[in-house]
RNA sequence: UUUAAUAGUCAGGGGUGCUGUGAAAGGCUGAGACGGCAAAGACGCCGAACCCUUUAACCUGAUACGGAUAAUGCCGGCGUAGGAAGACGACAGAAUUGCGUU
Numbered sequence: 001u002u003u004a005a006u007a008g009u010c011a012g013g014g015g016u017g018c019u020g021u022g023a024a025a026g027g028c029u030g031a032g033a034c035g036g037c038a039a040a041g042a043c044g045c046c047g048a049a050c051c052c053u054u055u056a057a058c059c060u061g062a063u064a065c066g067g068a069u070a071a072u073g074c075c076g077g078c079g080u081a082g083g084a085a086g087a088c089g090a091c092a093g094a095a096u097u098g099c100g101u102u
Base pairs, nucleotide, nucleotide: 001095002094003093008088009087010086011053012052013051014050017028018027019026034047035046036045037044058083059082060081065076066075067074
């Protein structure tokens, strides 16, 4: 000097199901199934935790298909499918060059 990172900082994206009850408590899977406001038929909004930011969380297809289960994306395919949210960035490391010393 170059290179791509990483720690970190700020910003943003996403999902929140099944069962149980008069309402709950609780049970299942999972990283995550939370709390509040509004509505009262739903939609929605705010915040927290968790995950993800092109090495992709999540959505669509899907009120779909196959297998399990008390039930449910619970599991699997679909899926090298289509869409989907980023900037800054050290110390160290590697490579190259110059100078100095031996």